[in-house]
About this RNA: This is a predicted structure of a 170-nucleotide RNA (Lysine riboswitch aptamer). It was read from a public genome assembly, where an Rfam model found it. Of the family's consensus pairs, 100% are formed in the model. Model confidence (mean pLDDT): 78 of 100. Its Rfam family is "Lysine riboswitch aptamer". Rfam links the family to the GO term lysine biosynthetic process.

Formats: sequence, C1' cells, structure tokens
RNA sequence: CUCUUGGGUAGAGGUCGCGAUAUUUAUUAGUAGAAUAUUUUUUAUUUAGGCUAAUUAAAAAUAUUUGAAAGGAAAUAUUGCCGAAGUGGUAUUUAUUGCCUAAGUAAAUACUGCUGGGGCAUUGCAAAAUAUGUAAUGAACUGUCACUUAUGUGGAGCGCUAUCUAAUAA
Repeated sequence: CUCUUGGGUAGAGGUCGCGAUAUUUAUUAGUAGAAUAUUUUUUAUUUAGGCUAAUUAAAAAUAUUUGAAAGGAAAUAUUGCCGAAGUGGUAUUUAUUGCCUAAGUAAAUACUGCUGGGGCAUUGCAAAAUAUGUAAUGAACUGUCACUUAUGUGGAGCGCUAUCUAAUAA
C1' cells in the first nucleotide's frame, strides 16, 4: 500500500422520493340529526345466537322546515428523514350494542414475512365516490452492484458510494 471481516461517520436514487403538523378548499350532502303533522310496528347491534326493558317509550315510513361532522382528497407553508415508509400474519390490551358470547371493525404494543423507487394497466378489497388507498399480476422506466464480446443478463436496501477505526492474510 492492497484484499477480506467487524464497528462507526457522512451521503446518493426522485421534477409525483417517504412521512408528520397547521391553514384553506371541494366532496361527503341537502346525507345523518332536530322540530311539526300523519301512518305503521313492538322490533334494542356491524353480523349471528341469547337475555332483559320500554307504550308519558322506542323504531320505521311519508310531507314541510332546518341542517352537520369525521375519515379519505387537493393546494400552500413548516418540519423530520432515505426501511425513509407501507403492508400481510400471530399474540396482548382498549374501544365499538342496554347486557352476555363469538366473529368483524378501529387504535396501540411486541414478534415475524414481503417491498430498491415512483408511475401505467387489469382484477380483488376498503371507501359516499368514476377521488384515493392497498394487495396480486403484467409490460416498461429509473438508481445501484455483479457478470459480459454486445448494452445485454441477473441480484437485492442486513444493499450501494465515500471515509475513519480494529483485526487478519499476502
């Protein structure tokens, strides 16, 4: 000085990189709810099973009047970052109906699997939605490394680049 291995530090991918917060706006929606009148029924729920109430109550429908919000989305600003983050499974806890059981749904935590990245298309699921999100599949694009006669093939982020440090080998 070089190779290899371990540990640390700093970076890159992109013109739609990944999230968080705040404000505004559209949609949600003339919907839910409320008031009045009339009519009908005794049925407690997201689903199923069971229990117990209520008629001065509750539920449903019609007409008139009035009339939201949350989640999700867009723009702007600020901010944290590059497994950023998302998502599947399992377990626990909480919430969800008047009560109980089971399932489902939402949130949090732990373990574990998948995905380098962002788009496009098809299908499924969620959602009020033709917005959007997400999973699988497909053909391309893009960054990176390896191989290679092509500028093609293949791999994955526990990666790649730079650098510091410790050890080992020649």